[in-house]
């Protein structure tokens, strides 16, 4: 790097170092940021995929030691397709694409 399956409207931040960008990419927006971005470290927390325990076991309930993950905004919104409403370019719904995370496969 590829494939499969599941989930993605919830939840959870402080300190230290550092110093200008960041919100994945591309389009258009919108937003965060010297009252300190990104990154690194420490501690804390959230969640419950793997995990552990129990049971009436295709499941349900509980736990959080361990492996990951996460801790601005719905995956920040959007782009493609279909539909509804509205009426001059907008609102909404559904699906897809892309992406993220987990478990597995080769």
């Nucleotide at each position: 790097a590829u494939c499969u399956u599941a989930u993605c409207a919830a939840g959870a931040g402080a300190a230290g170092c550092u110093g200008a960008g960041g919100g994945a990419a591309a389009u258009g927006g919108c937003c965060c940021u010297a009252u300190g971005a990104a990154g690194c470290u420490u501690c804390a927390g959230c969640a419950a995929c793997c995990u552990c325990u129990g049971c009436u076991c295709u499941g349900c309930a509980g736990a959080a030691a361990g492996g990951u993950g996460c801790u601005a905004a719905g995956u920040c919104c959007u782009a493609c397709a279909a539909g509804a409403c509205a009426a001059c370019u907008g609102u909404c719904u559904u699906g897809g694409a892309a992406g993220a995370u987990a478990a597995g496969a080769a």
Predicted 3D model of a 106-nucleotide RNA (SAM riboswitch aptamer (S box leader)) from Rummeliibacillus sp. POC4. It was read from a public genome assembly, where an Rfam model found it. It matches the Rfam family "SAM riboswitch aptamer (S box leader)". Rfam links the family to the GO term regulation of gene expression. About the family: The SAM riboswitch is found upstream of a number of genes which code for proteins involved in methionine or cysteine biosynthesis in Gram-positive bacteria. The organism belongs to Rummeliibacillus, within Bacteria.